The prediction has a mean pLDDT of 80. This is a predicted structure of a 73-nucleotide RNA (transfer RNA) from an archaeon. Rfam family: tRNA. The family's RNA type in Rfam is transfer RNA. It was read from a public genome assembly.
């Protein structure tokens, strides 16, 4: 320079053939405890890396540009 993978919550990762964005785990907030871990309900948390198409509908399909990884030269 080509070529392929990937990018979704603080982290680590789902999400069928395009049809309400989910879960441990971190966090808060309450029940238990003489207090603390632990458990146990419960909450909040998200421009789906950006930007542009296509569709009634895009995390997903096309296009471009950034990152990151890995091959090739």
């Nucleotide at each position: 320079g080509c070529u392929g993978g990937c990018g979704u919550a603080g982290c680590u990762c789902a999400a069928u053939c395009g049809g309400c964005a989910g879960a441990g785990c971190a966090g808060g907030u309450g029940a238990u405890u003489u207090g603390u871990a632990a458990u146990c309900a419960c909450c909040a948390g998200g421009u789906u890396g950006g930007g542009g198409g296509u569709u009634c509908a895009a995390a997903u399909c096309c296009c471009u540009c950034c990152g990151c990884c890995a091959g090739c030269u």